Predicted 3D model of a 591-nucleotide part of an RNA (large-subunit ribosomal RNA, domain I) from a Planctomycetota bacterium.
[in-house]
Context: one part of a larger RNA
RNA sequence: GGUGUACGGUGGAUGCUUUGGCGUUGAGGGGCGAUGAAGGGCGUUGCAUGGCUGCGAUAAGCUUCGGCUAGCUGUGAGCAAGCUCAACCGGAGAUCCCCGAAUGCGGAAACGCACCGAGGCAAUACCUCGGUAGCCACAUCUGAAUGCAUAGGGUGUGGUGGCGAACGUAGGGAACUGAAACAUCUAAGUACCUACAGGAAAAGAAAGAAACCUCGACUUCCUCAGUAGCGGCGAGCGAAAGGGAAACAGCCUAAACUGCUGUCGUGUCAAGACUACGAUCGUUGCGACAGUGGGGUUGUGGGAGCGAUGCCCGAACUUCGUAGAGUUCGGCGGAAGUUAUCAAAGGUGAUUCUAGGAGAACGUUCCUGGAAAGUUCGGCCACAGAGGGUGACAGCCCCGUAUCCGAAAGAUGAACCUCUUCCGAUUCGUUUCCCGAGUAGCGGCGGUCACGUGAAACCCGCCGUGAAUCUGGGAGGACCACCUCCCAAGGCUAAGUACUACUCAACGACCGAUAGUGCAUAAGUAGCGUGAGCGAAAAGUGAAAAGAACCCCUGUAAGGGGAGUGAAAUAGUACCUGAAACCGUAUACCU
Numbered sequence: 001g002g003u004g005u006a007c008g009g010u011g012g013a014u015g016c017u018u019u020g021g022c023g024u025u026g027a028g029g030g031g032c033g034a035u036g037a038a039g040g041g042c043g044u045u046g047c048a049u050g051g052c053u054g055c056g057a058u059a060a061g062c063u064u065c066g067g068c069u070a071g072c073u074g075u076g077a078g079c080a081a082g083c084u085c086a087a088c089c090g091g092a093g094a095u096c097c098c099c100g101a102a103u104g105c106g107g108a109a110a111c112g113c114a115c116c117g118a119g120g121c122a123a124u125a126c127c128u129c130g131g132u133a134g135c136c137a138c139a140u141c142u143g144a145a146u147g148c149a150u151a152g153g154g155u156g157u158g159g160u161g162g163c164g165a166a167c168g169u170a171g172g173g174a175a176c177u178g179a180a181a182c183a184u185c186u187a188a189g190u191a192c193c194u195a196c197a198g199g200a201a202a203a204g205a206a207a208g209a210a211a212c213c214u215c216g217a218c219u220u221c222c223u224c225a226g227u228a229g230c231g232g233c234g235a236g237c238g239a240a241a242g243g244g245a246a247a248c249a250g251c252c253u254a255a256a257c258u259g260c261u262g263u264c265g266u267g268u269c270a271a272g273a274c275u276a277c278g279a280u281c282g283u284u285g286c287g288a289c290a291g292u293g294g295g296g297u298u299g300u301g302g303g304a305g306c307g308a309u310g311c312c313c314g315a316a317c318u319u320c321g322u323a324g325a326g327u328u329c330g331g332c333g334g335a336a337g338u339u340a341u342c343a344a345a346g347g348u349g350a351u352u353c354u355a356g357g358a359g360a361a362c363g364u365u366c367c368u369g370g371a372a373a374g375u376u377c378g379g380c381c382a383c384a385g386a387g388g389g390u391g392a393c394a395g396c397c398c399c400g401u402a403u404c405c406g407a408a409a410g411a412u413g414a415a416c417c418u419c420u421u422c423c424g425a426u427u428c429g430u431u432u433c434c435c436g437a438g439u440a441g442c443g444g445c446g447g448u449c450a451c452g453u454g455a456a457a458c459c460c461g462c463c464g465u466g467a468a469u470c471u472g473g474g475a476g477g478a479c480c481a482c483c484u485c486c487c488a489a490g491g492c493u494a495a496g497u498a499c500u501a502c503u504c505a506a507c508g509a510c511c512g513a514u515a516g517u518g519c520a521u522a523a524g525u526a527g528c529g530u531g532a533g534c535g536a537a538a539a540g541u542g543a544a545a546a547g548a549a550c551c552c553c554u555g556u557a558a559g560g561g562g563a564g565u566g567a568a569a570u571a572g573u574a575c576c577u578g579a580a581a582c583c584g585u586a587u588a589c590c591u
């Protein structure tokens, strides 16, 4: 020096554990904000007050109403001083510094400096309180160039602004990549940017789809189907009808005609004032425009006007009288409603949520053990033998579980009542009128449609042109004819669908500390970077601190030896188990 064996040191693998994660399902909720949010700064406890949590100069809290209970003064031991119908949990309220949309002005966020009004005061000093941003809408007062006006300005009231995980609609919109290169193409209308909204959004009641048969708003899913097609016919892209499901819901306007109001024009013995006759009035009339009420809403075309036909009862009115005709109001009857369908409001209030409560049944039997829930013996409950805890494995020890019960206050708001709205008809004919215009269509250039310009329809945009009103117009994939379907150029609309930052409940052939979230622990922390940003490590004594009184060694606040605790201290806080590398001590053998 090596090899073996034994015993150690070091180290922190492995095993076991889990306060943390991950995923899924169901339900709820789907917003917060000028009444100042989200997020921060700074403060705040009797002491030790750094971190976290809570709170805001009323500062780990104040008031009140409920629940619950013998303890309580957060994490957090200790001391001190207190509280105790307290503490704790839930509802409502008060307070709520400074910054931040930040909003009096400024500003290098958490700061500086103002003005106006009110109050305190002797005070114009100082202090306290309130107000003073922009934009939009409405109302109102003023008011230039410039006569009327308008622009502009002031005041008041209301709204708005910012934040937020995904889902949504719209406006913009890549490249890597694939095509084995690359340019059309693809990736992809994706990522990303922007605007805006809602609890969903969007879409939506056919100028549809079909095919000579028909269907009947939209949305979503399964299928149709990787089909028909598109495509340097490459790579690739890729429908729809139809069928089956989910859920269902339909409506309002424009116009024709007509009443009223306003403005402007026109108007003299004339039109007109519901009709007939007679009287009377006459700036009433007529036309245009605007506003508003009635009317009206469709494709077997619809509506208006006119002419016939028809009507639940009563009253009033239409210059006056008579007759007719019409309009309005009330009653009665019927229908509907606050999510659209015209449009509101009040009350009662089921249910559920935000604290909780009741809740069955075993033993000092035996053994082992530090400890019984194990074993043995004998019982019991069960709408409860889910789960967790307790000194090892407990239906009957504890918390719970099945089941049942519960709210002063706040939220929810089924249902009902009051209330509100609508209807009381229609049908037939029609040489009249209306049926959404810089629109449809057409030309040019683009976009979007599964569809790359293609024979390229349909839909959308820009530029240029530019119709018709039912004997009308659009579509059926160039175009034409026949045939069929539909009615554009105005609007609203629940459900079925998408998502989950947040709350509750439950589950897992999910992880178990190099895993699972980046984070089981003062984690978006420490640290790094000028910055955008990047971003860790780190869990485990024991059943219980019983955390080692006292003695000794020593320069020791280190470390160790006794003693003591404990089942165990080779469980001693550098603490469960304690592998290997690595380092020793002892011993046997080899050299």
Stems, first nucleotide, its partner, number of pairs: 001590009015576001016540002020511002022508007029500002031163002039099003042056003046079002051075002062093006071083003104113003114132007134160009167198001168196005178185001182232001208215002219246005229237002250492003253436001257294010272281002274324006299470001301435004305430004312331007332424006345418004352411003356405003362378002367374001379396002381385001387399003441465007451477001472487005527534002547575001550562004

The coordinates come from a structure-prediction model, not an experiment, and the mean pLDDT is 82. The sequence was found in a public genome assembly.